Predicted 3D model of an 82-nucleotide RNA (Glycine riboswitch aptamer) from uncultured Nocardioides sp.
RNA sequence: CCACGCGGGAGAGUCGGGCUCCGCGCCCGCGCCGAAGGGGCAAUUCCUCCCCGGAACCUCUCAGGCACCCGGACCGCGAGGA
Numbered sequence: 001c002c003a004c005g006c007g008g009g010a011g012a013g014u015c016g017g018g019c020u021c022c023g024c025g026c027c028c029g030c031g032c033c034g035a036a037g038g039g040g041c042a043a044u045u046c047c048u049c050c051c052c053g054g055a056a057c058c059u060c061u062c063a064g065g066c067a068c069c070c071g072g073a074c075c076g077c078g079a080g081g082a
Base pairs, nucleotide, nucleotide: 001081002080004078005077006076007075008074013030015029016028017027018026019025031066032065033064037062038060039059040058044056045055046054047053
């Protein structure tokens, strides 16, 4: 550094209409969220005294998400591989 197992893990309409097997499902519309992934350094911050450059839980929301489940950056523990 990489993947695996376990645990923790936020945000935002279960809004309106339609379909319906009348399910917490599907489609459309509008409104939102950002912590899978992706884009960007225009602002902020960090890496440096500066420039250049790079990165980010910064930003944009393409994707994804907006009851539960699933997912979820990141953190902790465990045992492995390079």
Its Rfam family is "Glycine riboswitch aptamer". Rfam links the family to the GO term glycine biosynthetic process. The organism belongs to Nocardioides, within Bacteria. RNAcentral holds the sequence, with entries from MGnify.